Transfer RNA from a Propionibacteriaceae bacterium, 74 nucleotides, folded computationally. Its Rfam family is "tRNA". Rfam classes the family as a transfer RNA. The source organism's lineage runs through Bacteria, Bacillati, Actinomycetes, Propionibacteriales and Propionibacteriaceae. The coordinates come from a structure-prediction model, not an experiment, and the mean pLDDT is 82. It was read from a public genome assembly.
[in-house]
């Protein structure tokens, strides 16, 4: 220096391929059952997707730069 993978509520991850309300699972909050803990069951709260720009009615997705992890070549 050149290439490949990755980045998405606190943690782990789907979701991009074929643009169209941002979702699951644990943890959190409350309330209920229980004497309490633990469990279970209901119902909530958090994130605009790594950062800019672009294209488009509309971008987490498509294009361009970039950062930052990991791996491969030199």
């Nucleotide at each position: 220096c050149g290439g490949g993978c990755g980045g998405u509520g606190g943690c782990g991850c789907a979701g991009c391929u074929u643009g169209g309300u941002a979702g699951c699972g644990c943890a959190c909050a409350u309330g209920a059952c229980u004497g309490g803990g633990g469990g279970u069951c209901a119902u909530g709260g958090g994130g605009u997707c790594g950062c800019a720009g672009g294209u488009u009615c509309a971008a987490a997705u498509c294009c361009u730069g970039u950062c930052c992890g990991c791996c491969c070549g030199a």